Predicted 3D model of a 109-nucleotide RNA (SAM riboswitch aptamer (S box leader)) from Peribacillus simplex. The organism belongs to Peribacillus, within Bacteria. RNAcentral holds the sequence, with entries from MGnify.
[in-house]
RNA sequence: UCUUAUCAAGAGAGGUGGAGGGACUGUGCCCUGUGAAGCCCGGCAACCGUCAGUUAAUUAACUGAUAUGGUGCCAAUUCCUGCAAAGCAAUGUGCUUUGGAAGAUGAGA
Numbered sequence: 001u002c003u004u005a006u007c008a009a010g011a012g013a014g015g016u017g018g019a020g021g022g023a024c025u026g027u028g029c030c031c032u033g034u035g036a037a038g039c040c041c042g043g044c045a046a047c048c049g050u051c052a053g054u055u056a057a058u059u060a061a062c063u064g065a066u067a068u069g070g071u072g073c074c075a076a077u078u079c080c081u082g083c084a085a086a087g088c089a090a091u092g093u094g095c096u097u098u099g100g101a102a103g104a105u106g107a108g109a
Base pairs, nucleotide, nucleotide: 001109002108003107004106005105006104007103012041014040015039016038020031021030022029024082026080028079042074043073044072047070048069049066050065051064052063053062054061055060078102083099084098085097086096087095088094089093
């Protein structure tokens, strides 16, 4: 970089640390010295793996269990938004829905 699946659930009143953080855009909206990021511990979760079962027929699909295996995650829907279409309200824009883009994570190349 490409393909593919998922993204409305879930997760501490701990230790350390010291000022920032929520990917990017925005005279957005938030979190933060009643302490941010990071690190440790703790926790959540079944994407892969493992085990069991069912179907199909052998490479597969589905269901269940498992967190002692490999990742991941732990404010707010991926915080909202950015592009397009439709609808509604109304005169420069606002609201709603759907799709897309971008992003994150897993698996494969």